[in-house]
Order: sequence, then C1' cells, then structure tokens
RNA sequence: GCUGCGUUCUUCUAACGGUUAGGAAUCAAGAUUCUCAAUCUUGCAAUACGAGUUCGAUUCUCGUACGCAGUA
Repeated sequence: GCUGCGUUCUUCUAACGGUUAGGAAUCAAGAUUCUCAAUCUUGCAAUACGAGUUCGAUUCUCGUACGCAGUA
C1' cells in the first nucleotide's frame, strides 16, 4: 500500500429500520444500622466523526479517524 473486521455511558455488554437506546459493575443520594460493611430503592451518564438513502437510521450505503487481523 491492498483486503477484511471493529468503534454504543467511566468500564463491560444488549438492541427485526419504528425502544423513553436496555442490563451489569462504578459513582451520587436516600432507607436500614450506634458506626462501618452488606442489602434495598432512586438517580447520573452513551450510539467515533461527517455526509447520503428512507416517512423514520445504533441498524443500510459512502467517506474520514482510530484499533485489530491477513497479505506483498
């Protein structure tokens, strides 16, 4: 260089083109407790970036960036 695959909360991970973008860990608040831990409840926070197709895109297409693998 070429080819293929991947990129979703701080981390891990779901989501038939129509979901309030879900779950777990973390973090914060509350309940419980003499205190702490544990447990329970609630909350915070995400679709790499830019275009296109579509009534509607995390999902389909193209480009860019980054990562991984293969190849000369």
A computed fold for a 72-nucleotide RNA from a Bacteroidales bacterium, annotated as transfer RNA. NCBI's taxonomy places the organism under Bacteria, Pseudomonadati, Bacteroidota, Bacteroidia, Bacteroidales. The prediction has a mean pLDDT of 80. The RNAcentral record of the sequence draws on ENA and MGnify. Its Rfam family is "tRNA". Rfam classes the family as a transfer RNA. Its family is annotated with triplet codon-amino acid adaptor activity in the Gene Ontology. Rfam describes the family as follows. Transfer RNA (tRNA) molecules are approximately 80 nucleotides in length.